RNA sequence: UCGUGCUAGACGGGGAGCUGGCGGUGCCCUGUACCCGCAAUCCGCCAUAGCGGGGUCGAAUUCCCCCCCGAGGGCUUGCCUGUGUGGGACUACCGCUGUCGAAAGGCGCUGAAGGGCGGGUCCUGCGCGGCAGGAGCCUCCAAACCCCGCCAGGUCCGGGAGGAAGCAACGGUAAGGAGUCCCUCCUGGGUGCCGCAGGGGUGCCUGCCCGGAGCCGGACGGCAUCGGCAAGCCAGGCGGUGCAGUUCGACGGGGGGUGCACGA
Numbered sequence: 001u002c003g004u005g006c007u008a009g010a011c012g013g014g015g016a017g018c019u020g021g022c023g024g025u026g027c028c029c030u031g032u033a034c035c036c037g038c039a040a041u042c043c044g045c046c047a048u049a050g051c052g053g054g055g056u057c058g059a060a061u062u063c064c065c066c067c068c069c070g071a072g073g074g075c076u077u078g079c080c081u082g083u084g085u086g087g088g089a090c091u092a093c094c095g096c097u098g099u100c101g102a103a104a105g106g107c108g109c110u111g112a113a114g115g116g117c118g119g120g121u122c123c124u125g126c127g128c129g130g131c132a133g134g135a136g137c138c139u140c141c142a143a144a145c146c147c148c149g150c151c152a153g154g155u156c157c158g159g160g161a162g163g164a165a166g167c168a169a170c171g172g173u174a175a176g177g178a179g180u181c182c183c184u185c186c187u188g189g190g191u192g193c194c195g196c197a198g199g200g201g202u203g204c205c206u207g208c209c210c211g212g213a214g215c216c217g218g219a220c221g222g223c224a225u226c227g228g229c230a231a232g233c234c235a236g237g238c239g240g241u242g243c244a245g246u247u248c249g250a251c252g253g254g255g256g257g258u259g260c261a262c263g264a
Base pairs, nucleotide, nucleotide: 001264002263003262004261005260006259009057010056011055012030013029014028015027020046021045022044023043024042034054035053036052037051038050063257064256065255066254067253068252072248073247074246075245076244078243079242080240081239082238083237085235086234087233090232091231093228094227095226097224098223099222100221101220105216106215107214114210115209116208117207118206119205120204121203122199123198124197125196126195127194128192129191131188132187133186134185135184136183138179139178140177141176147172148171149170155164156163157162
């Protein structure tokens, strides 16, 4: 080196998920690859991690290791982006207030600011007036008897002179009623262009005196507090055709490695 027979090994692999973990069934990717049985209310195993049975190939195109590429999957409290919830620190915006600057305008030597003394508006009491109510005063009506006066007639007493009680009429009055509303008194008030006294207050109006040149006003802008809004922002939630990072990684490409026996 060749031939024969073997052996290790191979006859698909990977991702997610499940699981303490590994592998499988089921899902997905790759792409073509022995057969049968088992298995999601799972099945079988334990780092030599599917099990059981059968078959084929077999040390290389086929087995093992490394590198590259990279379908596809996973993760990210990375970025970007969408949506919805909440917040109200910050930025922006809006409003109130204060403060600073301040335009126009107005008042002011026929006297500003400031100071002083008063008055009004406010409260209480009193007076006066007015209004309302009541009483009185005044006018009228008003008692068959149990009110008054005068009492015809009639009655009674008396010998008489005379006397007595007394109804009606007439006159008057009381209780009471009606009126007048002039006057007097009492009471009351969300009463008054009124008077007097006291109080209170400095907000507004106003008078006088001192004083001797300012005062009011606030467009607009700055700052601050507070309030509002929720676009930015902040904190969670749910997503994305995305971007980036990381991880596993099929297919494919490249490099390297691989046993025993016998014979020639």
Molecule: Bacterial large signal recognition particle RNA
Organism: Anaerolineae bacterium